This is a predicted structure of an 85-nucleotide RNA (c-di-GMP-I riboswitch aptamer) from Dethiosulfatibacter aminovorans DSM 17477. The prediction has a mean pLDDT of 84. The organism belongs to Dethiosulfatibacter aminovorans, within Bacteria. The same sequence occurs in records of 2 taxa. The sequence is in RNAcentral, with records from ENA, Rfam and Ribocentre.

RNA sequence: AUCUGAUAAGGGUAAUCCUGUUAAAAGACAGGUGCACAAAGUUAAGUUCUAAGGUGUGCAGCACUAUGAAUGUUUAACUGCCGGA
Numbered sequence: 001a002u003c004u005g006a007u008a009a010g011g012g013u014a015a016u017c018c019u020g021u022u023a024a025a026a027g028a029c030a031g032g033u034g035c036a037c038a039a040a041g042u043u044a045a046g047u048u049c050u051a052a053g054g055u056g057u058g059c060a061g062c063a064c065u066a067u068g069a070a071u072g073u074u075u076a077a078c079u080g081c082c083g084g085a
Base pairs, nucleotide, nucleotide: 002085003084004083005082012037013036017032018031019030020029021028022027035072041078042077043076044075045074046071047070048069049068053065054064055063056062057061
């Protein structure tokens, strides 16, 4: 440097549920819990969710729309610990 992930070591993230706070909602944050993950790290795109505001309409309703979210659901690129060949 390239490929690779058995056994570890040191670690990392944190599903679900509970409590509190927060947001129009989707969701998020903090504490506890610990399913699982060798990239469940970052970025970009894709996909999905919500619809405050906006637009339309047959108008107490319905539909569309992201500037709001999720990505542990996807692809690619970049970066990274340790071990093996």